Predicted 3D model of a 73-nucleotide RNA (transfer RNA) from Lingula anatina. Taxonomically the source falls in Lingula (Eukaryota, Eumetazoa, Lingulida, Lingulidae). Its Rfam family is "tRNA". It is annotated as a transfer RNA. Its family is annotated with triplet codon-amino acid adaptor activity in the Gene Ontology. About the family: Transfer RNA (tRNA) molecules are approximately 80 nucleotides in length. The prediction has a mean pLDDT of 81.
[in-house]
RNA sequence: GGUUCUGUAGUGUAGUGGUCAUCACGUCUGCUUUACACGCAUAAGGUCCCAGGUUCGAAACCUGGCAGGACCA
Numbered sequence: 001g002g003u004u005c006u007g008u009a010g011u012g013u014a015g016u017g018g019u020c021a022u023c024a025c026g027u028c029u030g031c032u033u034u035a036c037a038c039g040c041a042u043a044a045g046g047u048c049c050c051a052g053g054u055u056c057g058a059a060a061c062c063u064g065g066c067a068g069g070a071c072c073a
Base pairs, nucleotide, nucleotide: 001072002071003070004069005068006067007066010025011024012023018056027043029041030040031039049065050064051063052062053061
């Protein structure tokens, strides 16, 4: 340099155009315990990588960019 894939809470993920973006772990608070852990309940935490386009409507489609992985040179 070329081809290709990926980018979504702190981490890992679901979500094939339509109502509040899902779940697990983690975190906060409460219950439980002498205390901790486990368990149970609750809450917070996302401008869905960036910009533009298509559309009545985009996390999802298209274009460009950025970052990362794989392969080729």